A computed fold for a 178-nucleotide RNA from Caloramator proteoclasticus DSM 10124, annotated as Lysine riboswitch aptamer. It was read from a public genome assembly, where an Rfam model found it. Rfam family: Lysine riboswitch aptamer. From the family's description: Riboswitches are metabolite binding domains within certain messenger RNAs that serve as precision sensors for their corresponding targets.
RNA sequence: GACCAUGAUAGAGGCGCGGUGUCUAAGAGUACUAUAUCUGAGGCAAGCACGAUGAGGGUAUAGGAAAGGAGCCACCGCCGAAGCGUAGGGCUGAUGCUUUAAGGCUCUAUAGCUGGGGCUGCAUAGAAUAUAUGCAGAACUGUCACAAACGCAUAGUUUGUGGAGAGCUAUCAUGCAA
Numbered sequence: 001g002a003c004c005a006u007g008a009u010a011g012a013g014g015c016g017c018g019g020u021g022u023c024u025a026a027g028a029g030u031a032c033u034a035u036a037u038c039u040g041a042g043g044c045a046a047g048c049a050c051g052a053u054g055a056g057g058g059u060a061u062a063g064g065a066a067a068g069g070a071g072c073c074a075c076c077g078c079c080g081a082a083g084c085g086u087a088g089g090g091c092u093g094a095u096g097c098u099u100u101a102a103g104g105c106u107c108u109a110u111a112g113c114u115g116g117g118g119c120u121g122c123a124u125a126g127a128a129u130a131u132a133u134g135c136a137g138a139a140c141u142g143u144c145a146c147a148a149a150c151g152c153a154u155a156g157u158u159u160g161u162g163g164a165g166a167g168c169u170a171u172c173a174u175g176c177a178a
Stems, first nucleotide, its partner, number of pairs: 004175008014079001016078006023071002032063008042050001045099004082114003085110008115141002119137007143163008
């Protein structure tokens, strides 16, 4: 003490990511409840139970939510942050009970995918024209490599092309050792 390899620690990207809480809109004058009235055999995914002593539905009047989803702000934790997929489990999910479908929520595992946010289109979820996720597209942005130009320069700047976070930068340790 170059380069390289491995490991550890720290760090960068920016309308950056996630969580929690207050508030707000929406959900919704909906569900539901009560009363009146009209109707009259079922409502239900299935079974049981229930039902002409009125199931279920319509209308009117009086009351009238919540959940999941979203936005702003604050705080906290962070930079594979995290999200998605897949597998397994739990909760929810339809009159009263039990079981359960689609769907929703959630936990665990997983190098299967995605560098990042935004925009446009389509699909899915959603009450939704909100929003989220996936796919596609054209740009932007950070980073590294390569090429070219400028430059004394291997510094640096600009342009172009390509790669992917299993990346990149810094420091340290170990190995190798010009």